FMN riboswitch aptamer (RFN element) from Pseudoneobacillus rhizosphaerae, 152 nucleotides, folded computationally.
Taxonomically the source falls in Pseudoneobacillus (Bacteria, Bacillati, Bacillota, Bacilli).
It was read from a public genome assembly, where an Rfam model found it.
[in-house]
RNA sequence: UAUUUCCUUCGGGGUCGGGUGAAAUUCCCAACCGGCGGUGAUGAAGCUCGUGCUUCUUAGUCCGUGACCCGUGAAUAAUAGCAAAUAUUAUUCACGGUGGAUCUGGUGGAAUUCCAGGGCCGACAGUAAAGUCUGGAUGGGAGAAGGAAUGA
Numbered sequence: 001u002a003u004u005u006c007c008u009u010c011g012g013g014g015u016c017g018g019g020u021g022a023a024a025u026u027c028c029c030a031a032c033c034g035g036c037g038g039u040g041a042u043g044a045a046g047c048u049c050g051u052g053c054u055u056c057u058u059a060g061u062c063c064g065u066g067a068c069c070c071g072u073g074a075a076u077a078a079u080a081g082c083a084a085a086u087a088u089u090a091u092u093c094a095c096g097g098u099g100g101a102u103c104u105g106g107u108g109g110a111a112u113u114c115c116a117g118g119g120c121c122g123a124c125a126g127u128a129a130a131g132u133c134u135g136g137a138u139g140g141g142a143g144a145a146g147g148a149a150u151g152a
Stems, first nucleotide, its partner, number of pairs: 001152001004149007017029003031132002033122002035065004043056005060120002069097012102118005124135003
């Protein structure tokens, strides 16, 4: 220090104020928010005579990915069936699918990432139509940190 397995912990933010209305944090004006990994010209620290090097760090809208929804397969359980086959339902696991949004100017050798400005996007169910309320969810989870074992 690679590999593989296991354990523990952690792992999402946001309607100020106002209008209409019988009723809206859902409509209208306005406000607010930005999971995880990668990339990376920001920034910081250290080293070096210097070129430069090392570490940490910078994207909601670039690349990939998670929750939600749908499908396929397997296992288990329940029910129907004398039983087997089979069917239905539920749960778990694996695999797959659907699913959003960025431009202009500046600097520069180089920027959809920096600086300035203007846009845009955000599962399902409930309810006066919801990114922000309530609910499935004391769930799941991309992953992060630490530890144990394995082993060249």